The part of an RNA shown here (small-subunit ribosomal RNA, 3' major domain) has 479 nucleotides and comes from a metagenome. RNAcentral holds the full RNA, with entries from SILVA.

Context: one part of a larger RNA
């Protein structure tokens, strides 16, 4: 100097409290342990592993397993020698593979009308060597989690201690902030904090193959059309908010209240993470140091496994119904994808979906928003609630859906009647609820993840307790 204290004194966080809605109970969907397997590859393990590496495991992917092959190799370099590459077609075989057999004589460049060089490819002795998701995250880089967007960690020079330090960074205010301001043996200065950067909200302006009957015509009644760029919108550029102005409170930073504003005191969300911690995660994105394998710890293929199932746990989705279920109608959305594509109008088929293919490299084309609103019905039952499992018949992607795939139909109709002990998650366009869209992707086990809009609540008195977290001080037999 620091930990640390079930010592103190301030002070912060959905940390409690005050409220809403959940998990923990059922069925199921996923992860995970464990158990079983020939393999169920591998890694992640309080918080900060477990819908996590995986934004896609029937093959492949894939590393496991089992069994068939290979051994200068599946891939790079060098390389004696040899051929155009290449494409078809048959045999054997599960294929990897091995065998036949037919077509072919390119391309650049010289010289010239078929010869040499040459770049790619192909086959190849012999050996340097490839290879390796084997091992070591306790040998590393990079990249990430976490405390923690907490608000705090340093340095120079002074000064002060025999020194380890110490001051400055304490202290009196104030702040979301070591954020300002006063004081002060300090006096500066970095890293952090704010701002600078996107988005959102308001207005002005630029431009009009969206959008308007705004005002005028036509009109098949569709902004469709002529027309126009006033509005919305688009996306470029600027305005604007700064405690500026006013009341008050105060020596000052600063608060409180008003006004005008479209926003008010960080205006509302994001990116952005300081010294540094947990020899934290990652050698399986990469890259690498050392160790190891070298007819095997490589490579290739089939077919299996990553999907097993007494059981436990973590994270969901899906209900238990009437604020509901059921038919019918009617309304109102943003974001984003779309050529190996997204399709429409039309027609079959109850339906998934077929046939067809009109527009669209998209502000032009393409997809029914749902919850909601209206009207009828169902009356409180394990039901017209709930939807598991199962049967049977089909659709669809794909060389293939037995193992192991979504989806239809029609029958089947389980548990479940609001959940113990503990536990979570949110402070406003938030929770809760309601649908849409992407990425991976053939096709999907997506209830996942990310994003996008509809609707749209409650509470917060307060810091006494829990729980991290910051500052100051004070113990200490601990470094």
């Nucleotide at each position: 100097a620091g930990a640390c204290g079930g010592g103190g004194a301030c002070c912060c966080g959905c940390a409690c409290a005050a409220g809403c809605g959940g998990u923990g109970g059922a069925g199921c969907a996923u992860g995970u342990g464990g158990u079983u397997u020939a393999a169920u590859u591998c890694g992640a393990a309080u918080a900060u592993a477990c819908g996590c590496g995986a934004a896609g495991a029937a093959c492949c992917u894939u590393a496991c397993c089992c069994g068939g092959a290979c051994u200068u190799g599946a891939c790079a370099u060098u390389g004696a020698a040899a051929g155009a590459a290449c494409a078809c077609u048959u045999u054997a075989g599960a294929g990897a593979u091995a065998g036949a057999g037919u077509g072919g004589u390119g391309c650049u460049a010289g010289c010239u009308u078929g010869c040499u060089a040459g770049a790619a490819c192909u086959u190849g002795a012999a050996a340097a060597c490839a290879g390796g998701u084997g091992c070591u995250g306790c040998a590393c880089g990079g990249c990430u989690g976490u405390c923690g967007u907490c608000a705090g960690c340093u340095c120079g020079u002074g000064u002060c201690g025999u020194g380890a330090g110490a001051u400055g960074u304490u202290g009196g205010g104030u702040u979301a902030a070591g954020u300002c301001c006063c004081g002060c043996a300090a006096c500066g200065a970095g890293c952090g904090c704010a701002a600078c950067c996107c988005u959102c909200g308001u207005c002005c302006u630029u431009a009009g193959u969206u959008g308007c009957c705004a005002g005028c015509a036509a009109u098949u009644c569709g902004g469709u059309u002529g027309g126009g760029c006033a509005c919305u919108c688009u996306a470029g550029g600027g305005a604007g908010a700064c405690u500026g102005c006013c009341u008050u409170c105060g020596u000052a930073a600063g608060g409180a209240g008003g006004a005008g504003g479209a926003a008010g005191g960080u205006g509302a969300g994001g990116a952005c993470g300081a010294c540094g911690u947990c020899a934290a995660g990652u050698c399986a994105u990469c890259a690498u140091g050392g160790c190891c394998c070298u007819u095997a710890u490589g490579u290739c293929c089939g077919g299996g496994g990553c999907g097993a199932c007494a059981c436990a746990c973590g994270u969901g989705c899906u209900a238990c119904a009437a604020u509901g279920g059921g038919u019918u109608a009617u309304a109102c959305a943003a974001u984003g994808a779309g050529a190996c594509g997204c399709a429409a109008u039309a027609u079959c088929g109850c339906a998934a979906g077929g046939u067809g293919g009109a527009g669209c490299a998209a502000a032009u084309c393409u997809a029914u928003a749902a919850a909601a609103u209206a009207a009828c019905u169902c009356u409180c039952a394990g039901u017209u609630c709930g939807g598991a499992u199962u049967g049977u018949a089909c659709u669809c992607u794909g060389c293939a859906a037995c193992u192991c795939g979504a989806g239809u139909g029609c029958a089947u109709g389980a548990a479940g009647u609001u959940g113990g002990a503990a536990u979570c998650g949110c402070u406003a366009g938030u929770a809760a609820u309601c649908g849409u869209g992407a990425a991976u992707c053939a096709g999907c086990c997506a209830u996942g993840u990310c994003a996008c809009g509809g609707u749209g609540a409650a509470u917060a008195c307060g810091u006494u307790c829990c729980c991290g977290g910051g500052u100051c001080u004070u113990g200490u037999a601990c470094u």